RNA sequence: UAAGCCGGUCGGGCGACGGCUCCCCGAACCUUUCGGGGGGAGGAAAGUCCGGGCUCCAGAGGAGACGGUGCCGGGUAAUCCCCGGGUCCCGGCUACCACCGGGAACGGAAAGUGCCACAGAAACGAGACCGCCCGCUCGCGGGCAAGGGUGAAAAGGUGCGGUAAGAGCGCACCGGUUCCGAAGGCAACUUCGGAAGCCGGGUAAACCCCACCAGGAGCAAGGCCAAAUAGGGAGGGGACGAGGUGCUCCGCUGACCCUCCGGGUUGACCGCUACAGGCGAUCGCGCAAGCGACGCCGCAGAUAGAUCGUCGCUUAAACAGAAUCCGGCUUACGAACCGGCUUAUCCC
Numbered sequence: 001u002a003a004g005c006c007g008g009u010c011g012g013g014c015g016a017c018g019g020c021u022c023c024c025c026g027a028a029c030c031u032u033u034c035g036g037g038g039g040g041a042g043g044a045a046a047g048u049c050c051g052g053g054c055u056c057c058a059g060a061g062g063a064g065a066c067g068g069u070g071c072c073g074g075g076u077a078a079u080c081c082c083c084g085g086g087u088c089c090c091g092g093c094u095a096c097c098a099c100c101g102g103g104a105a106c107g108g109a110a111a112g113u114g115c116c117a118c119a120g121a122a123a124c125g126a127g128a129c130c131g132c133c134c135g136c137u138c139g140c141g142g143g144c145a146a147g148g149g150u151g152a153a154a155a156g157g158u159g160c161g162g163u164a165a166g167a168g169c170g171c172a173c174c175g176g177u178u179c180c181g182a183a184g185g186c187a188a189c190u191u192c193g194g195a196a197g198c199c200g201g202g203u204a205a206a207c208c209c210c211a212c213c214a215g216g217a218g219c220a221a222g223g224c225c226a227a228a229u230a231g232g233g234a235g236g237g238g239a240c241g242a243g244g245u246g247c248u249c250c251g252c253u254g255a256c257c258c259u260c261c262g263g264g265u266u267g268a269c270c271g272c273u274a275c276a277g278g279c280g281a282u283c284g285c286g287c288a289a290g291c292g293a294c295g296c297c298g299c300a301g302a303u304a305g306a307u308c309g310u311c312g313c314u315u316a317a318a319c320a321g322a323a324u325c326c327g328g329c330u331u332a333c334g335a336a337c338c339g340g341c342u343u344a345u346c347c348c
Stems, first nucleotide, its partner, number of pairs: 001344009010334001012314007020040009042319001046330002049328005054218004061250004067213004071085005086106001087104006107209002112207002114203003129148002131144006156174006175199002177196008222270002225267001232261006243253002275298001277297004282293004
């Protein structure tokens, strides 16, 4: 310098004319008009995969089942989120170490049960096809699991001894497992030493075991006001306890509850946006995520659902529209700019 990949900022601004909506001020005045000022759809508003704030059940809970999470430490209101670390795996990368980047659904297989197709003799009370050894009536009997074969995986590896032939059968070294101890670390864990011949796997996004967490329903939550009607009809249950915001049991409470037919109302207001809020080339603590201090700012509240149309200048464009509010994750995406990584080339 070029290409590719990843991440970030932005995703419109200024002006004119006209239109819609919210708030504040002022004026009229029967509740809508007029004037002035300020604001008006996102980084994902999407997905509805999670976590909460908030509201009600509620005056009461406890346990179980069901459900969720699963290495350690920190952060947060909280989380399946974020940060840092550990272990294992993958790639750069070569035999190893170290380093760089990425991933993990990362507790337990020595509590039990299940599954591992096909091939193979045999795949959880594991084995004898080929083969090795011994005996004999030559076709059988006995012993073996060291060699070969099958397979993703077949009684730990190398060597020595021993044996009829063999085998951790015994021994030495190594590997794994269990236990004991030392050092480092908050911890997960790492390193080292010792003992025991203890010695065939995998799978728990299979059932299960262990530890921890968790009440339910949700802004159409809920609250207040107004209006109208039929204090209608039928049936069932209830102090021997109906009903009481998931299920079952115990407990607490204590009088209405349930089903069907029929009638009236479907209006206005609040909730509704000042919050775990945003910004800061500021300071302090921290490896970091973040926390604290200080300063500045107020950035949509509709209800068949506002937030726009045209024109000019400017490099302005893809994905795409708020409905209770926020924090995450995931997915979609464009012009320009910034940063990082990889490869190639050139120069020093």